[in-house]
RNA sequence: UUGAUAACCGCGUGAGAGUCUGUUUAUCAGACGCCGAAGGGGCAAACGUCCGGGUAGCCGUCCGUGACGCGAAACUCUCAGGUUCCCGUAGCGCGGGUGGACC
Numbered sequence: 001u002u003g004a005u006a007a008c009c010g011c012g013u014g015a016g017a018g019u020c021u022g023u024u025u026a027u028c029a030g031a032c033g034c035c036g037a038a039g040g041g042g043c044a045a046a047c048g049u050c051c052g053g054g055u056a057g058c059c060g061u062c063c064g065u066g067a068c069g070c071g072a073a074a075c076u077c078u079c080a081g082g083u084u085c086c087c088g089u090a091g092c093g094c095g096g097g098u099g100g101a102c103c
Base pairs, nucleotide, nucleotide: 006098008096009095010094011093012092013091018032019031020030021029022028033083034082035081039079040077041076042075047069048068049067050066051064052063053062054061055060
């Protein structure tokens, strides 16, 4: 199931951040900055295991500035990327076929 989620394809929409020097232009090179929305890294609660304690003991349950694991983002880092426009990119919308149960 009047077809979710999801990935793919097409169309539309869709940010940020720059100066100087190299005789002169530069999208090139260098210096010093800057940006977050490709990709990548980091983590909160919850949860799991353990430890300690209360419940006389076991189980269970409750407690803890406790340890470890797990742990999302547009938060954070800025490795990568970017820093005129254009293009492209996260995300969003519409359409398409695929697919078949979760959101």
Model confidence (mean pLDDT): 75 of 100. This is a predicted structure of a 103-nucleotide RNA (Glycine riboswitch aptamer). Rfam family: Glycine riboswitch aptamer. The family is grouped with related families in Rfam's "Glycine riboswitch clan". It was read from a public genome assembly, where an Rfam model found it.